A computed fold for a 76-nucleotide RNA from Desulfocapsa sp., annotated as transfer RNA. The source organism's lineage runs through Bacteria, Thermodesulfobacteriota, Desulfobulbia, Desulfocapsaceae and Desulfocapsa. The sequence was found in a public genome assembly. It matches the Rfam family "tRNA". The coordinates come from a structure-prediction model, not an experiment, and the mean pLDDT is 81.
RNA sequence: GCCCGCGUAGCUCAGGGGAUAGAGCACAGGAUUCCUAAUCCUGGAGUCGUAGGUUCGAAUCCUACCGCGGGCACCA
Repeated sequence: GCCCGCGUAGCUCAGGGGAUAGAGCACAGGAUUCCUAAUCCUGGAGUCGUAGGUUCGAAUCCUACCGCGGGCACCA
C1' cells in the first nucleotide's frame, strides 16, 4: 500500500429500513439479614466511531475518513 471483518450503556453483546434502541453483568437506592454474601424490587447511564449522501423515514443502505483485529504484498 491492497483486501476482509468489527465499532451500539462502564464491560460482553442483540437489534441488519418503520415511530419512544434493548438484554445480561456491573453501578446506585431500597427490601430481606445481627452483619456480609446470595435473593427480590426500583433506578440512572447511549451524539449507535466521525462527517456526508440516499430515503417520507437510517443504529440498519451507500461514500470518505478515524480506530481495532486479521490476511496479502513491498522491504534496494